[in-house]
RNA sequence: CUCCCGAAAAGGCACGACUCCCAAGAGUCACGCAAAGCCAUGGAGUAGACAUUCAUGUCUACCCGCCAGGCUACCGAA
Numbered sequence: 001c002u003c004c005c006g007a008a009a010a011g012g013c014a015c016g017a018c019u020c021c022c023a024a025g026a027g028u029c030a031c032g033c034a035a036a037g038c039c040a041u042g043g044a045g046u047a048g049a050c051a052u053u054c055a056u057g058u059c060u061a062c063c064c065g066c067c068a069g070g071c072u073a074c075c076g077a078a
Stems, first nucleotide, its partner, number of pairs: 012033002016029005031065001037071003041068003045062007
């Protein structure tokens, strides 16, 4: 220095609820996350449209806090 791993520390993100707000957002509490940072590439899921052999297919959008994959990354005990 790199990889695996993940104790401690400093931070980070924010399921959901409440308040304010036309809204965007703001504040408080807070499930959890070691990539809960980024990417829609493959599945899964949701919505809509079309097709139709009537059980499915195609397309578009959403979704990275569903699974996998790719890229990047703080700290330093065993």

Annotation
This is a predicted structure of a 78-nucleotide RNA (c-di-GMP-I riboswitch aptamer) from Marinobacterium halophilum. The sequence was found by an Rfam model in a public genome assembly. Taxonomically the source falls in Marinobacterium (Bacteria, Pseudomonadota, Gammaproteobacteria, Oceanospirillaceae). Of the family's consensus pairs, 95% are formed in the model. Model confidence (mean pLDDT): 84 of 100.